[in-house]
Context: one part of a larger RNA
C1' cells in the first nucleotide's frame, strides 16, 4: 500500500429560547404524596408551588398610565392571551463532536546501568633511571665538603596484561541502539577493579559537562487527580431538490480568535402604506477634474523702472557720478502648487412630487463571514519599480463549467436540469497539422519585416502618396571636348608669402563667348592638377524644401528555440472594402424531469433510501430461510426487485415507534495479504 471490522453533535436536566403539534382559555398546570387497579412507563385524587393576568418609579407613592420636570410641553417605559405536554432547531451547565500535547499536582518504585562516598579483598610481564641514608676512602681544629662503593626513592622512565578512547578508514535498514580495525594517552598510582552498602527526584551525585541517576534527565519512571487545558493541527461516515454568502466598518492584553453590525437562508406579517431602481421636475449641500494667480499663500524665467546694498572715480570730509554686480516694490511678456483659489464642472449625494419598473421591506428562528486575489480606471506610498502596498468605483476568480487566448484561477465570448449522429451564431478563426475562403476589389512591403511578445534617441540617395517652390527644346541635369586670360609676384608681413601661412580693401580694372586680387589639391617659394564661369556637343526632364504610409541601421546572454509547428513574398504579410463558411454546455428545433428557466463554495431549507431492535397486524421457509455469486429489469438518485447457481435454518413485508444507525481519508485502532 491494499482488504476486512471497527472508528466522531450523544445523554441528563423543576434551566432559557424560537418553531411545530394537542389539551384547556382570564385562566393554566399538578409536585410529593394517596387511594383504587385489570399491575399498565394504567386511573382517579392531591392547589402546596410555578407561570399568566398592570405598570413606572431609586423610593414614598400613583395606576392604564406613570418617572422626569415649573409644565395640562417634550422624551423613558408601559397599556394586545395565556399555561400544560411532546417533537424539532439553538443556547446553558456537566469531558458535550473524536483524537492529539508540551506541562502540573499527588501517592509510590529505582543506585544489578551510572555518580560519589563507606567496608572488606583482589590485580600491575618485563627492561631502564639511581633520591635520602648507609659504609669505606681522602679531607677538616671538629664539622663541612669530595670520591667510590652500598642503597632502591619516585602522582620517575620504555612497555604488555588492565584502564582508556587521540587520529584515521569502514560501519550507518550496522556483526553491534556507540562496534571493528589501525594509530594513540595512562600503565606504584588523584592507579584498576570484585563483593557488600550508603546518598532518592526541586533531591541525590557531580575533579562541574547541565554531566549521571537502569538503552529516559534545564528536573527520572509507575498509576492516580484525569475524559488537564489546547482560541491550534487533523478528520467528521447515504440520495436527491429550493436558495445561496464572506474575506468589510466598530470594539477587543486584539489582530489566523471573538462580540454587534453589514451579508445568506427558513417562517410569520401584511397586497401595496412600506423598500429598491430608472426617468422628469423642484429644492439644496459640496471645492475635486480643469483652470487661474497685480485674487490671497509660497514658489518663480526674461525684460523695464527704481529703493537698499556691493564694487569703482572723486573728496580733508559732507556733497556727487559712473556701472555687462546683487536685488525690494511697482510695469510688461512667460509660467507652477496634495495641505493656493478671484473661479470652477461631470458624475455622484439628499429631500420631496410625478410617472414607469420591480417585489422587495419589517420582525423572528438558524448561520456562515470577518486571511481574499487578479483586472480596468481615480489616487496614496514605492523609484508615475514589483506578480508591491493601501483606499475608492465596476467587473471576474474565489464559488463557474463549456468556446477562443498553443499551453494558462482572475484576459475575450458566455452562465452547464437531462437526452438527441438536428440548425443558427458569439469571441475567434477558413493553405496543412485542424472544421471552415489556397475567396474577391485595391493599393503597400522585400525587410521572412511580418504572420507568430518588445524597444528608443539618432543615422541613411530603401521605396510609395501628398504639398510648395526653382531651371529646362531661345536646349536645363549629368557626361564628354574646349577655354578658365591680362594690370599683377595686388598691397603690408616675411627668410619667402607668387590667387591659396597670416593682416588690409574702394577684392579695383581690362581683353572678352566666360574667367574670383581665387573652390580644393600641391610647392621651401614657384610650378603643376582642379573648382567657380563660359562655347560646343547631346535631347526631355532635372534639382530643393516640407508633410506622410511601409520598411533599414541602432539591436548584446548564457542547451539550438521568446515560432504553436510546417512553413508563406501580386502572401498564408499590411492597410480598406465585400460576402461566404468553420466555430460554445449561448440561441432555436424535438423529448423528458421539477414548484421553476432548475452552476454553486461556507451555510440555510425541503424531502426520501438503506441499517438493527421494539410493538401490532399480515405473510414466507428443508418442495430450501439468511449469506455468496453471475445476468437481466425498475427508479434522478440513495436504492428495490427477478431468474440460474451456491448455501443448508432461519427471515422479510406493512403501519408507528427507538436508535451504539450509513466511512475513503483523521502519519486513525486491530487482523490479514
Nucleotide at each position: 500500500g491494499c482488504c476486512u471490522a471497527c472508528g466522531a453533535g450523544u445523554u441528563a436536566c423543576u434551566c432559557c429560547u424560537a418553531a411545530c403539534u394537542a389539551g384547556c382559555g382570564a385562566g393554566u398546570u399538578u409536585a410529593a404524596g394517596u387511594g383504587c387497579u385489570u399491575c399498565a412507563g394504567g386511573c382517579a385524587c392531591g392547589a402546596a408551588g410555578g407561570c399568566g393576568g398592570a405598570g413606572c418609579g431609586a423610593a414614598a407613592g400613583c395606576g392604564a398610565g406613570u418617572c422626569u420636570g415649573a409644565a395640562u410641553a417634550g422624551g423613558g417605559c408601559g397599556u394586545g392571551a395565556g399555561c400544560u405536554a411532546g417533537u424539532u432547531g439553538g443556547g446553558g451547565u456537566a469531558g458535550a463532536c473524536g483524537c492529539g500535547a508540551a506541562a502540573c499536582c499527588g501517592a509510590g518504585u529505582g543506585a544489578u546501568c551510572u555518580a560519589u562516598c563507606c567496608a572488606u579483598g583482589a590485580g600491575c610481564a618485563g627492561g631502564u633511571u639511581g633520591a635520602a641514608g648507609u659504609u669505606u676512602g681522602g679531607g677538616u681544629a671538629a664539622c663541612a665538603c669530595c670520591a667510590a662503593a652500598u642503597g632502591g626513592a619516585g602522582g620517575a622512565c620504555c612497555g604488555a596484561a588492565c584502564c582508556a578512547g587521540u587520529u584515521g578508514a569502514c560501519g550507518u535498514u550496522g556483526a553491534a541502539a556507540a562496534g571493528u580495525c589501525u594509530u594513540u594517552g595512562g600503565a606504584u598510582g588523584a592507579c584498576u577493579u570484585g563483593u557488600g552498602g550508603a546518598u532518592a527526584g526541586g533531591g541525590g551525585u557531580g575533579a562541574a559537562a547541565g554531566g549521571c541517576c537502569a538503552a529516559u534527565c534545564a528536573a527520572a519512571c509507575u498509576c492516580g487527580g484525569a475524559g488537564a487545558u489546547a482560541g491550534c493541527u487533523c478528520g467528521u461516515a447515504c440520495u436527491c431538490c429550493c436558495c445561496g454568502a464572506a474575506a468589510u466598518g466598530c470594539a477587543u492584553u486584539u489582530a489566523g480568535g471573538u462580540g454587534c453590525a453589514g451579508c445568506g437562508u427558513u417562517c410569520g406579517c401584511a397586497u401595496a402604506a412600506u423598500g429598491u431602481u430608472g426617468u422628469c421636475g423642484u429644492a439644496g449641500a459640496g471645492g475635486u477634474a480643469g483652470a487661474g494667480c497685480u485674487a490671497c499663500c509660497g514658489a518663480u524665467a526674461g525684460g523695464g523702472c527704481u529703493a537698499g546694498g556691493g564694487g569703482g572715480u572723486u573728496u580733508c570730509a559732507c556733497c556727487a557720478c559712473c556701472u555687462a554686480c546683487c536685488a525690494a516694490c511697482c510695469c510688461c511678456u512667460g509660467a507652477c502648487g496634495a495641505a493656493c483659489u478671484c473661479c470652477g464642472a461631470a458624475u455622484g449625494c439628499u429631500a420631496c412630487g410625478a410617472c414607469a419598473a420591480u417585489a422587495a421591506a419589517c420582525g423572528a428562528g438558524c448561520a456562515g463571514u470577518g486571511a481574499g486575489g487578479c483586472u480596468a480606471c481615480g489616487g496614496g506610498u514605492g523609484c508615475g519599480a514589483a506578480g508591491g502596498u493601501c483606499c475608492g468605483u465596476g467587473g471576474c476568480c474565489g464559488a463557474g463549467a463549456g468556446g477562443g487566448g498553443a499551453a494558462c484561477a482572475a484576459c475575450c465570448c458566455a452562465g452547464a436540469c437531462c437526452a438527441u449522429c438536428a440548425g443558427c451564431u458569439a469571441a475567434g478563426g477558413u493553405c496543412c497539422c485542424u472544421a471552415a475562403g489556397u475567396a474577391a476589389u485595391g493599393a503597400c512591403u522585400a525587410a521572412g519585416u511580418u504572420g507568430g511578445a518588445u524597444a528608443a534617441a539618432c543615422g541613411a540617395g530603401g521605396u510609395g502618396g501628398g504639398a510648395a517652390u526653382g531651371c529646362a527644346c531661345a536646349g536645363a541635369c549629368a557626361g564628354c571636348u574646349a577655354g578658365g586670360a591680362u594690370g599683377u609676384u595686388g598691397g603690408c608681413u616675411u627668410g619667402g608669402a607668387a590667387g591659396c601661412a597670416g593682416c588690409c580693401a574702394u577684392u579695383c580694372a581690362u581683353u572678352u563667348a566666360a574667367a574670383g586680387a581665387g573652390u580644393g589639391c600641391g610647392u621651401a617659394a614657384c610650378a603643376g592638377c582642379u573648382c567657380a564661369c563660359u562655347a560646343g556637343u547631346c535631347g526631355a526632364g532635372c534639382g530643393u524644401u516640407c508633410c506622410u504610409g511601409c520598411g533599414c541601421g541602432g539591436a548584446a546572454a548564457a542547451u539550438a528555440a521568446g515560432c504553436g509547428g510546417g512553413c508563406a513574398u501580386c502572401a498564408a504579410g499590411u492597410c480598406a472594402u465585400u460576402c461566404a463558411c468553420c466555430g460554445a454546455a449561448g440561441c432555436u428545433a424535438u423529448g423528458g424531469a421539477u414548484u421553476a428557466a432548475u452552476g454553486g463554495u461556507a451555510g440555510g431549507g425541503g424531502a426520501g433510501c438503506a441499517u438493527u431492535c421494539u410493538a401490532a397486524g399480515g405473510g414466507c421457509g428443508u418442495a430450501g430461510a439468511a449469506g455468496g455469486u453471475c445476468a437481466g429489469u425498475c427508479g434522478u438518485g440513495a436504492g428495490a426487485g427477478u431468474g440460474g447457481c451456491u448455501g443448508g435454518a432461519g427471515c422479510g413485508c406493512u403501519u408507528a415507534g427507538a436508535a451504539a444507525a450509513g466511512c475513503a481519508a483523521a502519519u486513525g485502532u486491530a487482523g490479514g495479504c